[in-house]
RNA sequence: GCUGUUAUAACUCAGUAGGUAGAGCACCCCCUUGGUAAGGUGGAGGUCCCGGGUUCGAAUCCCGUCAUCAGCU
Numbered sequence: 001g002c003u004g005u006u007a008u009a010a011c012u013c014a015g016u017a018g019g020u021a022g023a024g025c026a027c028c029c030c031c032u033u034g035g036u037a038a039g040g041u042g043g044a045g046g047u048c049c050c051g052g053g054u055u056c057g058a059a060u061c062c063c064g065u066c067a068u069c070a071g072c073u
Base pairs, nucleotide, nucleotide: 001072002071003070004069006067011024012023013022019056027043028042030040031039050064051063052062053061
């Protein structure tokens, strides 16, 4: 330099014919217990790396940038 992969909640990851974003764990409140642990209900938490484009509508399609990992030279 070329080709491809990945980027979504604090962490690990889901999310396909485009329709207002989810799980587990962690965190907070409460229940249960004599008290813990375990278990249960509820809650908070995300401009979907960033910048553009297409579309009535984009995490999703297209282009570009940065980072990451792998391969080729």